């Protein structure tokens, strides 16, 4: 250093549902909350929403893959 691998630590985010508020809506912002989890990009795909619908405009990265950055500890 670069490769597997995730048994434990240590740190962090926060499904559900609850409140408040903004959104036509899918949803998003804080607060409470923990099922689950490294972050972080709407690039294919895929699922929702909306309109004046073979289209356009959004949503969702906690649905799959893909690109990326990093911590611990294994071998």
């Nucleotide at each position: 250093a670069c490769u597997u691998u995730g048994a434990a630590a240590a740190g962090g985010c926060a499904a559900a549902c609850c409140a408040a508020u903004c959104g036509u809506g899918a949803g998003g912002u804080u607060g409470g909350g923990a099922c689950g989890c490294a972050g972080c990009c709407a690039u294919g795909g895929g699922u929702c929403u909306u309109c004046a619908a073979u289209g356009a405009a959004g949503a969702c990265c906690g649905c799959c893959a893909g690109g990326u950055u990093g911590c611990c500890a294994u071998a």